Model confidence (mean pLDDT): 83 of 100. Predicted 3D model of a 480-nucleotide part of an RNA (small-subunit ribosomal RNA, 3' major domain) from an uncultured prokaryote. Rfam family: Bacterial small subunit ribosomal RNA.
Context: one part of a larger RNA
RNA sequence: UGACGGGGGCCCGCACAAGCGGUGGAGCAUGUGGUUUAAUUCGAAGCAAUGUGAAGAACCUUACCAGGUCUUGACAUCCAGAGAACUUCUUUCGAGAGAUCGUUUGGUGCCUUCGGGAACUCUGAGACAGGUGCUGCAUGGCUGUCGUCAGCUCGUGUCGUGAGAUGUUCGGUUAAGUCCGGCAACGAGCGCAACCCGUAUCACUAGUUGCCAGCGCGUAAUGGCGGGAACUCUAGUGAGACUGCCCGUGUUAAGCGGGAGGAAGGCGCGGAUGACGUCAAGUCAGCAUGGCCCUUACGCCCAGGGCUGCACACGUGCUACAAUGGCCGGUACAAUGGGCAGCAAUACCGCGAGGUGGAGCAAAUCCUCAAAACCGGCCCCAGUUCGGAUUGGAGUCUGCAACUCGACUCCAUGAAGUCGGAAUCGCUAGUAAAGGUGUAUCAGCUACGACACCUUGAAUACGUUCCCGGGCCUUGUACA
Numbered sequence: 001u002g003a004c005g006g007g008g009g010c011c012c013g014c015a016c017a018a019g020c021g022g023u024g025g026a027g028c029a030u031g032u033g034g035u036u037u038a039a040u041u042c043g044a045a046g047c048a049a050u051g052u053g054a055a056g057a058a059c060c061u062u063a064c065c066a067g068g069u070c071u072u073g074a075c076a077u078c079c080a081g082a083g084a085a086c087u088u089c090u091u092u093c094g095a096g097a098g099a100u101c102g103u104u105u106g107g108u109g110c111c112u113u114c115g116g117g118a119a120c121u122c123u124g125a126g127a128c129a130g131g132u133g134c135u136g137c138a139u140g141g142c143u144g145u146c147g148u149c150a151g152c153u154c155g156u157g158u159c160g161u162g163a164g165a166u167g168u169u170c171g172g173u174u175a176a177g178u179c180c181g182g183c184a185a186c187g188a189g190c191g192c193a194a195c196c197c198g199u200a201u202c203a204c205u206a207g208u209u210g211c212c213a214g215c216g217c218g219u220a221a222u223g224g225c226g227g228g229a230a231c232u233c234u235a236g237u238g239a240g241a242c243u244g245c246c247c248g249u250g251u252u253a254a255g256c257g258g259g260a261g262g263a264a265g266g267c268g269c270g271g272a273u274g275a276c277g278u279c280a281a282g283u284c285a286g287c288a289u290g291g292c293c294c295u296u297a298c299g300c301c302c303a304g305g306g307c308u309g310c311a312c313a314c315g316u317g318c319u320a321c322a323a324u325g326g327c328c329g330g331u332a333c334a335a336u337g338g339g340c341a342g343c344a345a346u347a348c349c350g351c352g353a354g355g356u357g358g359a360g361c362a363a364a365u366c367c368u369c370a371a372a373a374c375c376g377g378c379c380c381c382a383g384u385u386c387g388g389a390u391u392g393g394a395g396u397c398u399g400c401a402a403c404u405c406g407a408c409u410c411c412a413u414g415a416a417g418u419c420g421g422a423a424u425c426g427c428u429a430g431u432a433a434a435g436g437u438g439u440a441u442c443a444g445c446u447a448c449g450a451c452a453c454c455u456u457g458a459a460u461a462c463g464u465u466c467c468c469g470g471g472c473c474u475u476g477u478a479c480a
């Protein structure tokens, strides 16, 4: 000087408390451990691994396994020789699971100094290619975490023999090393804040594909039409919030409490933004890369299997156990997005998944565009008209192909489960909880995941003694 303390003081955070909803019990989904296996590819390991890499494992992917092939190689550069390139440009046939091997018909390009050249293919030799092989404790880059915590430092000066200290401590204050006052310090940098984006109010500009108040036309009905530029909205430019104003308080300060006006009030709300560093944290399997290793194989191709195995254990979720509910009928209201190898309306067929067909739309124009809620009825507390697992049968769709191993539909079946031990998680407002919708990946899908969007919309916070984590000062130390 740090680190640590079941030392002290001050302060903060959904840290506790107050409250709401969960997890832990059940079934299923998913990941992991374990076990099994020819293989069940590999990584991730307390928080910060375990719905993680993976925004899509039937083949492919694929790295794994057993089997069948190749050896200058699937890919790059160079050399020699050959060729009427090429052979998936077209065509016939055979062997094979295919990779591959053999056979066969037709056709011929570009430049040219007519030698050849470019490009391509075959053969040969070797330099080399290739490696998701090892080392993240050799590395770059990127990322997680403490933590959006308020800290981390420097120059000059001063103090100290020196390590170093001072500044950065102290008194207030703040979300903040934020600001004020004081002070052997005076300044400065990286962080904080602001500048950026969205959202909340208004004005101006603009008015189609969006809008329709007033005027007119028309319809069974609809901004459908003429028209309009008010309103909504769209998207560009501005205004607006600054403790600016008033009262109190405070040191006449910084600020704090209250009030007015205002759409919004003291950081308005949300996002992006992550200092010096810590964990030899993570990643050699995104990529790059040093070293080491393999080179008729640890490389390459193929078809099949596996990554989906199942006594079990854990994590994360979904669905429930019901009446604030379930079922039937009626009926209303969104937003973000996506669409041409695409989205697909009206219509018709099917109980349905879906099929037929195809208007319109490269889209504020066309398509996709809700559920809970609300109204009426049934059920009457039961393992039920709760719950839907499991299984049998029949189908639809995608795709060369759904056996291992897809999703969905219909009929039948109708398991556990009556609110969950110890323990434990999230959340302070348009939040929690509840309801549905969209998108990426994608032929299809294991999505109940992830990321977004809107609809309905709470309760509670006395307080900081305690648990956890963190910041500052101080103290002890046989620790560095």
Base pairs, nucleotide, nucleotide: 001480002479003477004476005475007474008473009472010471011470012469013468015464016463019427020426021425022424023423026319027318028317029316030315031314032313033312034310035309042053043052064305065304067302068301070299073128077127078126079124080123081122082121083120086107089106093102094101095100110117111116130294131293133292134291135290139288140287141283142282143281144279146277151190152189153188154187155186156185157166158165159164170181171180172179196271197270198269199268201239202238203237204236205235206234207233211228212227215226216225217224242265245259246258247257248256249255321420325379326378327377328376329375330374337368338367339366342361343360347356348355349354386417391412392411393410394409395408396407397406433456434455435454436453437452438451439450